[in-house]
RNA sequence: CGCCGAGUCUCCCCGGUCCGGGAGAGCGGGGGAACCACUUUUUGGGGCUAAUCGCGACCGAUCCGGCGCGACGGGGCACACUCGGCUCCGAGCCCGUCAGCUAACCUCGCAGGCGUCCGAGGG
Numbered sequence: 001c002g003c004c005g006a007g008u009c010u011c012c013c014c015g016g017u018c019c020g021g022g023a024g025a026g027c028g029g030g031g032g033a034a035c036c037a038c039u040u041u042u043u044g045g046g047g048c049u050a051a052u053c054g055c056g057a058c059c060g061a062u063c064c065g066g067c068g069c070g071a072c073g074g075g076g077c078a079c080a081c082u083c084g085g086c087u088c089c090g091a092g093c094c095c096g097u098c099a100g101c102u103a104a105c106c107u108c109g110c111a112g113g114c115g116u117c118c119g120a121g122g123g
Base pairs, nucleotide, nucleotide: 001115002114003113004112008025009024010023011022012021013020026110027109028108029107030106031105036100044098045095046094047093048092052071053070054069055068056067058066059065060064072090073089074088075087076086077085079123081121082120083119084118
């Protein structure tokens, strides 16, 4: 300097170094009426996130996992947009029997992890 991501900025106090506390702005998530929707609750159910679904006569071999294919979802290739091309990811965590939508209202988070640089068009 740049990338994923909501995960940033400003001020004050403390500290003496990127830490802690407070206030504000900004960004993001959850709960929560009427109306509408759904009536299907152990086959539990639900939330964050791109991170879901299907098939298989293959491998390991019960459950299940791996592998392969397909559908679909997400990111990167350094001004933004469009087109083309290339490439990577589809994990993990949480609530605790319970939550549709949802105005007012209530409430929570502001982490963590990384190092890319193909072409064309007009602006």